[in-house]
Context: one part of a larger RNA
Molecule: small-subunit ribosomal RNA, central domain
Organism: metagenome
RNA sequence: UUGGGUCUAAAGCGUCCGUAGCCGGCCAGGUAAAUCCUUAGAUAAAUCGAACAGCUCAACUGUUCGGCCUCUUGGGAGACUGCUUGGCUUGAGACCGGGAGAGGUUAGAGGUACUUCUGGGGUAGGGGUGAAAUCCUGUAAUCCUGGAGGGACCACCAGUGGCGAAGGCGUCUAACUUGAACGGGUUUGACGGUGAGGGACGAAGGCCAGGGGCGCAAACCGGAUUAGAUACCCGGGUAGUCCUGGCUGUAAACGCUGCGGGCUUGGUGUUGGGGGUCCCGUGUGGGCACCCAGUGCCGAAGAGAAGUUGUUAAGCUCGCCACCAGGGGAGUACGGUCGCAAGACUGAAACUU
Numbered sequence: 001u002u003g004g005g006u007c008u009a010a011a012g013c014g015u016c017c018g019u020a021g022c023c024g025g026c027c028a029g030g031u032a033a034a035u036c037c038u039u040a041g042a043u044a045a046a047u048c049g050a051a052c053a054g055c056u057c058a059a060c061u062g063u064u065c066g067g068c069c070u071c072u073u074g075g076g077a078g079a080c081u082g083c084u085u086g087g088c089u090u091g092a093g094a095c096c097g098g099g100a101g102a103g104g105u106u107a108g109a110g111g112u113a114c115u116u117c118u119g120g121g122g123u124a125g126g127g128g129u130g131a132a133a134u135c136c137u138g139u140a141a142u143c144c145u146g147g148a149g150g151g152a153c154c155a156c157c158a159g160u161g162g163c164g165a166a167g168g169c170g171u172c173u174a175a176c177u178u179g180a181a182c183g184g185g186u187u188u189g190a191c192g193g194u195g196a197g198g199g200a201c202g203a204a205g206g207c208c209a210g211g212g213g214c215g216c217a218a219a220c221c222g223g224a225u226u227a228g229a230u231a232c233c234c235g236g237g238u239a240g241u242c243c244u245g246g247c248u249g250u251a252a253a254c255g256c257u258g259c260g261g262g263c264u265u266g267g268u269g270u271u272g273g274g275g276g277u278c279c280c281g282u283g284u285g286g287g288c289a290c291c292c293a294g295u296g297c298c299g300a301a302g303a304g305a306a307g308u309u310g311u312u313a314a315g316c317u318c319g320c321c322a323c324c325a326g327g328g329g330a331g332u333a334c335g336g337u338c339g340c341a342a343g344a345c346u347g348a349a350a351c352u353u
Base pairs, nucleotide, nucleotide: 004324005323006322007307008306012321014201015200016199017198021194022193023192025088026087027086028085029084030083031082033081035077036076037075038074040072041071042070048066049065050064051063052062053061054060091191092188093187094186095184096183097182103177104176105175106174107173108172109171110154111153114150115149116148117147118146119145120144121143125136126135162169163168205248206247207246208245209244210243211242215241216240220236221235222234223233258320259319260318261317262316263315266298267297268296269295270294271293272292273291274290276288277287278286279285302309303308326353327352328351335346336345337344338343
C1' cells in the first nucleotide's frame, strides 16, 4: 500500500460557513494530455519460465527460445476521463404569490406571586419537622385590610405541536431582520457536492469592569439526626443567578447515528402549504381522499452479534471529510499555541497487565 470498521464493543469534529484539494448532470463539435492498438529501437549480465544438455542423481552449471520492467521514435483509434467550443434544463440559484412559526435583535407595555416599607384592625403566639430545636415575636410578630417601592419570572393555553445549523427559543405590542415549506414555471444556465488548514456561532459554570440584588442558593454559620454526620431534614446566608460591555470555548454539546445525491413494499397519527370533491347554519366553517414538505408511532424485504433499525435506514449505492486499532499508565508528562486566571487545544513514553 491493499484491507476492516465508527447507535450500544475503540471510533462521527458541539454546529455551521468556507480556501486549497478531491468529486461532478444531459446533447453535439473539436483536440488527443491521459488511455488503448501497432512499427522500429533501447531496456548489460545474472535472476524468472520452458525444452534440451554437462557433472553417477540433485543442488549447481551450460545452450536455445520465451518472459518481465521502463523509455524513445513513427503510424493509428476515439468509447470513457481531461482540455476547449456551442447548446439544454431535470441539479443549484434568482423572481413572483398567499400563508405558518416560542427563529433573532432592540424598545415599550402588562400580569400573578414573592419581598420590603408605611397607614388601619387585631393579640399571643408564629414558623418548622417523622418528632424537635435553632429562628421570628410584647420596640406588637403571624393573620385581615388600604397604599407605595423593588427585583426576578411569564401559570393556564401547551401538544412525541412549532421554529432554529447547533447551542437554544414560550405574557403582549411595535420596528428592524435571518431562514425554511408550498404554489407558479417567469428567469440564470451546472453557477454544484464535500471540505485539510481557516473563520464564525456556541448551554451551564467560571473570570474582568460597572450596575442591580426580590426570591433561590455553592461556600460558610447554627439546629437536629447519628456510633460519627465535614451529608440527607430544618433555620440563616455570601459569591452566583439578573443587566451592560469583554474573556473563557467546554457538556451524557445525545438521535451516544458526519454532510450531500440516487434507488428500494406499506399502514396509521399530527403540523404547514396546495389544488379536488361533498355538506352547510355562508363563518377566517366542517367532512373525505389525494400531492408536496416536516414531525411521531407500527412495521415488508433487507441489514445487524443481538437489542433493534427499517423511505427521517443502521437497506442497496456514489462523492467528500473526520475518526478508530487491547486494558491501565493518561487525556497525564514534555514542548507548542491560546487564555487575566481557571484552564482549553494538540498529545507521548517508560513501566505494567